[in-house]
Molecule: SAM riboswitch aptamer (S box leader)
Organism: Chryseobacterium sp.
């Protein structure tokens, strides 16, 4: 890099370095940002995918947090796809999909 499966609800921040961008990519909108962006480091925390223990109708369920990942603003921000509903229009809401993120397994 790529394939399959599952999830994308909720949750959880302080300090230091840094010094202008950030919210995945392109366009538009919107939002955050010198009351300090990204990134990196330290410490802490969240969650429970892998994991551990117990139970089991063998599908799974309950508890845990030492270890491997992950995450720790809004929110996978919205639209650029399809369908449905409300609405005179504007606009709003919902479902699915695409794309993306994370994990486990495979190649």
């Nucleotide at each position: 890099a790529u394939g399959u499966u599952a999830u994308c609800a909720a949750g959880a921040a302080a300090g230091g370095u840094g010094g202008a961008g950030a919210g995945a990519c392109u366009a538009g909108a919107c939002u955050c940002u010198g009351u300090g962006a990204a990134a990196c480091c330290u410490u802490g925390g969240c969650a429970a995918c892998c994991c551990u223990u117990c139970g089991u109708c063998a599908g799974c369920g309950a508890a845990g947090a030492a270890g491997g990942u992950g995450c720790u603003a809004c929110g996978u921000u919205c639209u650029a796809a399809u369908c449905c509903g409300u609405u005179u229009u504007u606009a709003c809401g919902g479902a699915u999909g695409c794309a993306g993120a994370u994990a486990a397994c495979g190649c």